[in-house]
RNA sequence: AACUCAUCACGAGAGGUGGAGGGACCGGCCCUUUGAAGCCUCGGCAACCGCCGCAAUGCGGCAGGUGCCAAUUCCGGCAGAGUAAUUCUGGCAGAUGAGGC
Numbered sequence: 001a002a003c004u005c006a007u008c009a010c011g012a013g014a015g016g017u018g019g020a021g022g023g024a025c026c027g028g029c030c031c032u033u034u035g036a037a038g039c040c041u042c043g044g045c046a047a048c049c050g051c052c053g054c055a056a057u058g059c060g061g062c063a064g065g066u067g068c069c070a071a072u073u074c075c076g077g078c079a080g081a082g083u084a085a086u087u088c089u090g091g092c093a094g095a096u097g098a099g100g101c
Base pairs, nucleotide, nucleotide: 003099004098005097006096007095008094013042014041015040016039017038021031022030023029025077026076027075028074043069044068045067048065049064050062051061052060053059054058073093078090079089080088081087
């Protein structure tokens, strides 16, 4: 890496450095020289694992390991429902965590 399970409509950014790209892929649409990615510092969100307490398959607390801090995972990409624009549902793909080898 493959595989299994869970979650993905909530939430949370400043400074420095850097210099043109970024939003996984494709299409769209968007962000960006009023400064992209990356890196550093500080801050924050959340609570999967962890730890603590409790009449405890649960609840509460803390934040050590991760993760995250434009837009629903930005929207669609396959299938179904409805005539169609459009809408909805499920899936695929992806991300993260915990397992697992």
Model confidence (mean pLDDT): 85 of 100.
SAM riboswitch aptamer (S box leader) from an Anaerolineales bacterium, 101 nucleotides, folded computationally.
Its Rfam family is "SAM riboswitch aptamer (S box leader)". From the family's description: The SAM riboswitch is found upstream of a number of genes which code for proteins involved in methionine or cysteine biosynthesis in Gram-positive bacteria.
Taxonomically the source falls in Anaerolineales (Bacteria, Bacillati, Chloroflexota, Anaerolineae).
Of the family's consensus pairs, 94% are formed in the model.